SAM riboswitch aptamer (S box leader) from a soil metagenome, 115 nucleotides, folded computationally.

[in-house]
């Protein structure tokens, strides 16, 4: 720093899964998770003979400037390469506060996670 957005199919297993405690909720023998294969979807990482903008050196120049090299922010961009994701808002709650028609509603924020 970002998480309300996006993308599933097939084998193969055979009872489980949604991170982790509770408590909801829901997928799940019309076949869980796991591992293959394919395919997608996103744009972290890298990846640009692209655009602004900007520091540094160097080289002219009295300066103002100006060529060059070289980083660095933003913006765009393509998807061959590293990762990640492809049920439901990070499936919801919990710890604090706000608000008001008080209903365990609505938002903020923190904890904790994943990239």
């Nucleotide at each position: 720093a970002u998480c309300g957005a996006g993308a599933g199919g097939g084998g193969u297993g055979g009872a489980g899964g949604g991170a982790u405690a509770u408590g909801g909720c829901c997928c799940u023998g019309u076949g869980a998770a796991g591992c293959c294969c394919c395919g997608g979807c996103a744009a972290c990482c890298g990846c640009c003979g692209c655009c602004u903008g900007u520091a540094g050196c160097u080289g002219c120049c009295u300066u103002u400037g100006u060529a060059g090299c070289c980083g660095c922010a933003g913006g765009g961009g393509a998807a061959a390469g590293g990762u990640g994701c492809c049920a439901a808002g990070u499936c919801c709650a919990u710890c604090g506060g706000a608000u008001c028609g008080c209903g365990u509603a609505u938002c903020c924020g923190g904890c904790a996670g994943a990239u």
Annotation: The coordinates come from a structure-prediction model, not an experiment, and the mean pLDDT is 79.